Model confidence (mean pLDDT): 82 of 100. The RNA shown here (transfer RNA) has 73 nucleotides and comes from a Candidatus Aenigmatarchaeota archaeon. NCBI's taxonomy places the organism under Archaea, Nanobdellati, Candidatus Aenigmatarchaeota. Its Rfam family is "tRNA". Rfam links the family to the GO term triplet codon-amino acid adaptor activity. From the family's description: Transfer RNA (tRNA) molecules are approximately 80 nucleotides in length.
């Protein structure tokens, strides 16, 4: 330089022919136990890498640009 692939919750990842976002693990309270572990119940916790466009409405479509892996040269 060009090209593929991905970025979403503390981490490890789902998700959508556009309609106001999920699991599992973990955190924290509570139940249960004599006690802790395991078990249950329920919370909190995201401008969905950034920037603009399209549209009544974008995580998702479209420009650009960043960071990562991996590929040609």
């Nucleotide at each position: 330089g060009c090209c593929u692939u991905g970025g979403u919750a503390g981490c490890u990842c789902a998700g959508u022919a556009g309609g106001u976002a999920g699991a599992g693990c973990g955190u924290c309270a509570c139940c249960u136990u004599g006690g802790u572990a395991a078990g249950g119940u329920g919370a909190a916790g995201g401008u969905c890498g950034c920037g603009g466009g399209u549209u009544c409405a974008a995580u998702u479509c479209c420009c650009g640009c960043c960071c990562a892996a991996g590929g040609c040269u």